[in-house]
RNA sequence: CCAGAGGGCGGGGCGAUCGCUCGUCGGCGUUUUGCCGGCGGGAGGAAAGUCCGGGCUCCGCAGGACAGGAUGGUCGAUAACGUCGACCGGCCGCGAGGCCAGGGAAAGUGCAACAGAGAGCAGACCGCCGAACGGUUCACCGGGGCUCGUCCCCGCUGGACGCGUGGUAAGGGUGAAACGGUGCGGUAAGAGCGCACCAGCGAUCGGGGUGACCCGAUCGGCUCGGUAAACCCCAUCCGGAGCUAGACCAAACAGGGUGCAGAAGCGGUCCGCUUCGCCAUCGACACUCGGGUAGGUCGCAAUGGAGGCGACGAGCAAUCGUCGUGCACAGAUAAAUGAUCGCUGCCAUCGGCGCGCCGCUGCCGGAAUCCGUUCCGGCCGCCCGCUCCGAUCGGUACAGAACCCGGCUUACAAGCCCUCUGGUCGU
RNA sequence: GGCGACUUGGCCGAGUGGUUAGGCAGCGGAUUGCAAAUCCGUCUACAGCAGUUCGAAUCUGCUAGUCGCCUC
Numbered sequence: 001c002c003a004g005a006g007g008g009c010g011g012g013g014c015g016a017u018c019g020c021u022c023g024u025c026g027g028c029g030u031u032u033u034g035c036c037g038g039c040g041g042g043a044g045g046a047a048a049g050u051c052c053g054g055g056c057u058c059c060g061c062a063g064g065a066c067a068g069g070a071u072g073g074u075c076g077a078u079a080a081c082g083u084c085g086a087c088c089g090g091c092c093g094c095g096a097g098g099c100c101a102g103g104g105a106a107a108g109u110g111c112a113a114c115a116g117a118g119a120g121c122a123g124a125c126c127g128c129c130g131a132a133c134g135g136u137u138c139a140c141c142g143g144g145g146c147u148c149g150u151c152c153c154c155g156c157u158g159g160a161c162g163c164g165u166g167g168u169a170a171g172g173g174u175g176a177a178a179c180g181g182u183g184c185g186g187u188a189a190g191a192g193c194g195c196a197c198c199a200g201c202g203a204u205c206g207g208g209g210u211g212a213c214c215c216g217a218u219c220g221g222c223u224c225g226g227u228a229a230a231c232c233c234c235a236u237c238c239g240g241a242g243c244u245a246g247a248c249c250a251a252a253c254a255g256g257g258u259g260c261a262g263a264a265g266c267g268g269u270c271c272g273c274u275u276c277g278c279c280a281u282c283g284a285c286a287c288u289c290g291g292g293u294a295g296g297u298c299g300c301a302a303u304g305g306a307g308g309c310g311a312c313g314a315g316c317a318a319u320c321g322u323c324g325u326g327c328a329c330a331g332a333u334a335a336a337u338g339a340u341c342g343c344u345g346c347c348a349u350c351g352g353c354g355c356g357c358c359g360c361u362g363c364c365g366g367a368a369u370c371c372g373u374u375c376c377g378g379c380c381g382c383c384c385g386c387u388c389c390g391a392u393c394g395g396u397a398c399a400g401a402a403c404c405c406g407g408c409u410u411a412c413a414a415g416c417c418c419u420c421u422g423g424u425c426g427u
Numbered sequence: 428g429g430c431g432a433c434u435u436g437g438c439c440g441a442g443u444g445g446u447u448a449g450g451c452a453g454c455g456g457a458u459u460g461c462a463a464a465u466c467c468g469u470c471u472a473c474a475g476c477a478g479u480u481c482g483a484a485u486c487u488g489c490u491a492g493u494c495g496c497c498u499c
Base pairs, nucleotide, nucleotide: 001423002422003421004420005419006418007417008416009415012344013343014342015341016340017339018338020042021041022040023039024038025037026036027035028034044398048409049408051407052406053405054404055403056242057241058240059239068238069237070236071235072234073087074086075085076084077083088102089100090099091098092097103233104232108231109230110227111226125172126171127168128167129166133164134163135161136160137159138158139157141155142154143153144152145151146149180198181197182196183195184194185193199223200222201220202219203218204217205216206215207214208213246298247297248296249295255289256288257287258286259285304329307327308325309324310323311322312321313320314319345396346395347394348392349391350390351389352388354386355385356384359382360381362379363378364377365376366375367374368373428497429496430495431494432493433492434491437451438450439449445481453469454468455467456466457465474490475489476488477487478486
């Protein structure tokens, strides 16, 4: 320098003007709702998806089991987790490293299209074989028959055929997958059928490790396939619902109760009027009651928290313990955290000054020379790189709290840093 | 804010591991004097990306989108 691997930082800054929201102080306003002014606070690394886990709240609950769901190498960390750390095993990569839902398929049930002969304690299509059985045919031998042919029939032995039947999983071919591999023996041909070595599996034993597991020895022909993100089995975990959880205050209208001014009616007085008394009913008003709607307060924000930072200690690490620390911490509710302008940072593009330059081209000077050229020095220009300056109605992401935390996942412009690997060149 | 369900051609909709049915619509043809109806043929799809598996519309994860319920 090129190509990569792992990890981290960071997510622009300052100012002015006009606003929004919360808190607090002061003033104004008849109480309240408010208004004005000052001061102070005001989104994120993911606030997101809501995929896991926990706190918290309500409901349920003697205990346990079933059902259902989740997780799945081991050991550890943690409030907990499907998260994290270290290690083990498998696969990929030359390597740094990366990926793995990584328990069980010799508990049981199921599935495997098409192709293929055969797809699950398999199978005979081609090929190979002729040992066994049947058949055809040829030959030797023996026996028998007559129409006496060197003809026919029967039997025995041997050979040939590979027709039926049978054997064979070595070879061909199919498939994602075909029941270990190589060699020798063996056989009719073959085959773990036998043996040697190798691979795998299982059992036993020894050693190491907390453990997953690793190393080694002996034995068994045991050769047993795949799939559990198919049912299932095993182990572990889970009571349900969720802050629109939930708690409190509480208009208006309607309803219950109590009270009484009033109107009408009735009774008493000879009648009328007035006044007084009583009963029932109606209506409005006042008070009050319960549930609880609209609405409001709390939950919901610092006497807090699984917060941050630093030091020391334990640990390989995740993490934990102790101490210190005014280091930070918004609180909206139809939902505030914004808009405009100026300066500036970063990036991109363009232009310019300067500098550098193992490259290219040309010129000048010097040296060497085999007269082809080579070397050294200087200069102009170009390419490239760097610093600085200037320009651009250039770009500046993803996205936005809604009870709070721990994770995971996903989105993200431009930039910076650290460690490591492979290659190339120079010293 | 919380909880749950769904996504297969232009539309409806079947398919729960093995070549994605069927209907309507569209297009072409037949039939007709021309149309309609009818008949025949044809085009078009598993929301996207990964994983498990020999093989995924189907099983699993993530992402995107749509819909429903709760209204302290």